This is a predicted structure of a 351-nucleotide part of an RNA (small-subunit ribosomal RNA, central domain) from Candidatus Nealsonbacteria bacterium RIFCSPLOWO2_01_FULL_38_120. The coordinates come from a structure-prediction model, not an experiment, and the mean pLDDT is 86.

[in-house]
Context: one part of a larger RNA
RNA sequence: UUGGGCGUAAAGCGUCUGUAGGCGUUUUGUUAAGUUUUUUGUUAAAUAUCCAGAGCUCAACUUUGGAAAUGCAAAAAAAACUGGCGGAAUUGAGGAUGUUAGGGGCUGAUGGAACGGUCGGUGUAGGGGUGAAAUCCGUUGAUAUCGACUGGAACACCAAAAGCGAAAGCAUUCAGCUGGGGCAAUCCUGACGCUGAGAGACGAAAGCGUGGGCAUAAAAAAGGAUUAGAUACCCUUGUAUACCACGCCCUAAACGAUGGACACUGGCUAUUUGAAGUGUCGACCCUUCAAGUGGCGAAGCUAACGCGUUAAGUGUCCCGCCUGGGAAGUACGGCCGCAAGGCUAAAACUC
Numbered sequence: 001u002u003g004g005g006c007g008u009a010a011a012g013c014g015u016c017u018g019u020a021g022g023c024g025u026u027u028u029g030u031u032a033a034g035u036u037u038u039u040u041g042u043u044a045a046a047u048a049u050c051c052a053g054a055g056c057u058c059a060a061c062u063u064u065g066g067a068a069a070u071g072c073a074a075a076a077a078a079a080a081c082u083g084g085c086g087g088a089a090u091u092g093a094g095g096a097u098g099u100u101a102g103g104g105g106c107u108g109a110u111g112g113a114a115c116g117g118u119c120g121g122u123g124u125a126g127g128g129g130u131g132a133a134a135u136c137c138g139u140u141g142a143u144a145u146c147g148a149c150u151g152g153a154a155c156a157c158c159a160a161a162a163g164c165g166a167a168a169g170c171a172u173u174c175a176g177c178u179g180g181g182g183c184a185a186u187c188c189u190g191a192c193g194c195u196g197a198g199a200g201a202c203g204a205a206a207g208c209g210u211g212g213g214c215a216u217a218a219a220a221a222a223g224g225a226u227u228a229g230a231u232a233c234c235c236u237u238g239u240a241u242a243c244c245a246c247g248c249c250c251u252a253a254a255c256g257a258u259g260g261a262c263a264c265u266g267g268c269u270a271u272u273u274g275a276a277g278u279g280u281c282g283a284c285c286c287u288u289c290a291a292g293u294g295g296c297g298a299a300g301c302u303a304a305c306g307c308g309u310u311a312a313g314u315g316u317c318c319c320g321c322c323u324g325g326g327a328a329g330u331a332c333g334g335c336c337g338c339a340a341g342g343c344u345a346a347a348a349c350u351c
Stems, first nucleotide, its partner, number of pairs: 003323004007305002012319001014202004021195003025089007033082002035078008049067007092192001093189004097184004104178006111155001115151008126137002163170002207248006216242002221237004259318006267296011279284001300307002324351003333344004
């Protein structure tokens, strides 16, 4: 609970697609469902309210008459707005043509550095590690250095306040397949739109199942130190795991802690992409426009911090969510999951 809110106080679903529903551009005709006006009927009496009277010496009180209100029904009328039906339009939306940037996605191949291993050469007593050490490796030849082969994972510089993607996220290079976006001028469709309860799809890391792979790093585990102790921080090892394929899980400070769409409201500056114009041999620079990404700030807003044309300003539409702290994102029940657990979601009690 007809209120006020949701960047940081409680509160924006992790993100998107989309069903029902809600809302929806300009113009014209028609209709009369909503809407508006008038009239009639009804809305019992009593009560309550108002008006004019009457009765208790007044008043309260009692009482007579009348009125009004609200809802419903019927009839007549209006046609601006909302709705229905028909016609038309192009600005919203979409498509075609041209052009353009990009770590957008999937698949296959590819390169060098580093690291580890194996083999061989040189070479000899140390190496490694730390605050200092030790565990550890090494005369069966280590560390160092050179060569060959091999293995897996990640891609230095470029690199950026930069780019792309709905979000999660995406970076060696090349090829194939493929999604979306921007810009310019015309043409086409003609409101086809916005949001979106349910629903569906995607969704980091960790984790789970089956089968591979395992260079390096490393929960668990073991040992060495430190310490009063040290189930830690430091060191030496090291399994799951991180990698690949397929299938699950579905959660994050999934953050801009800011839902989506549209319109309006001074600017300055940087940068990315495209287009036009002017100058120039050209590189490039200047001006203008559009789309993005940042910084600072008028007005305004805000409890303040701050936000400020990428709004947290001014408005409209739709959805989600909040309503003192704890108990608790828990119990119970249901649904989902192999499990871990997830989603939905209280109360007693207490302050």